A computed fold for a 74-nucleotide RNA from a Halobacteria archaeon, annotated as transfer RNA. The sequence is in RNAcentral, with records from ENA. Its Rfam family is "tRNA". Its mean pLDDT, the model's own confidence on a scale to 100, is 84.
[in-house]
Formats: sequence, structure tokens, C1' cells
RNA sequence: GCCACGGUAGCGCAGUCUGGGAGCGCAAACGGCUGAAGACCGUUGUGUCGCUGGUUCAAAUCCGGCCCGUGGCA
Repeated sequence: GCCACGGUAGCGCAGUCUGGGAGCGCAAACGGCUGAAGACCGUUGUGUCGCUGGUUCAAAUCCGGCCCGUGGCA
């Protein structure tokens, strides 16, 4: 330098093909329970969907450019 895959909540990930409500698990916070704590039960999403521009009534999703990570080729 070229190719492929990936970047979404504190962490691990789904959703992208086929555009329309941003979600799951764990963690966390608050409440219940307890003498207290853990476990358990209930409630809560805390987020610029890597950045930027474009298409569209509407973009995590489609298109262009760029950044970062992993693997491969040279």
C1' cells in the first nucleotide's frame, strides 16, 4: 500500500441484508426484605449508534471521505 471483518450504554453484544419504537445480558442507582450485609424481589437506560458530508418526509441502517482496532496479502 491492497483486501476482509469490526467500532452501538460502565463491560460483553443484538439490531444493518429489507430505512420508521435504540435494545438484551451483566454491572450500577433507588426502593423492598434483613439487626446489618449478601442473595432474592420491584423500578430506573444512564447513549453524539467512531467522525464528517450526502441521499431521503425520515438514517445505527443506504452512498462518499476520514479515524481507530483485528486478521490476511504484498